[in-house]
RNA sequence: GUCGACAAUGGCAAAUCUAUUGAAAAAUAGAGAUGCAAAGCUACGGGUCUAAGGGAGAACGGCUUCUAUGAUCGCCGGGUUACCGAAG
Numbered sequence: 001g002u003c004g005a006c007a008a009u010g011g012c013a014a015a016u017c018u019a020u021u022g023a024a025a026a027a028u029a030g031a032g033a034u035g036c037a038a039a040g041c042u043a044c045g046g047g048u049c050u051a052a053g054g055g056a057g058a059a060c061g062g063c064u065u066c067u068a069u070g071a072u073c074g075c076c077g078g079g080u081u082a083c084c085g086a087a088g
Stems, first nucleotide, its partner, number of pairs: 002088001003085002011036002016031006034074001040080003044077003047072003053067005
């Protein structure tokens, strides 16, 4: 360096509930632990979710549809930084 122990010290926190924000997806805080060796950071590539605004359509309804500039790094990959140290 790679790698990741039924190691040690610590860390994070899914679902769900409550409050707040938001059009929504979702986010933040508290409770809570399904899990995580980068479940730290970064929307850079792909994916997924949402559709306020905008476009199109319409039986003109509070309808249908397209669209990210919104969201997700706990979907995958890339980039970047980092604790510990058995075996190989």

Predicted 3D model of an 88-nucleotide RNA (c-di-GMP-I-GGC riboswitch aptamer) from Salipaludibacillus keqinensis.
The sequence was found by an Rfam model in a public genome assembly.
It matches the Rfam family "c-di-GMP-I-GGC riboswitch aptamer". Rfam 15.1 lists 1,298 matches to the family in 717 species.
Model confidence (mean pLDDT): 89 of 100.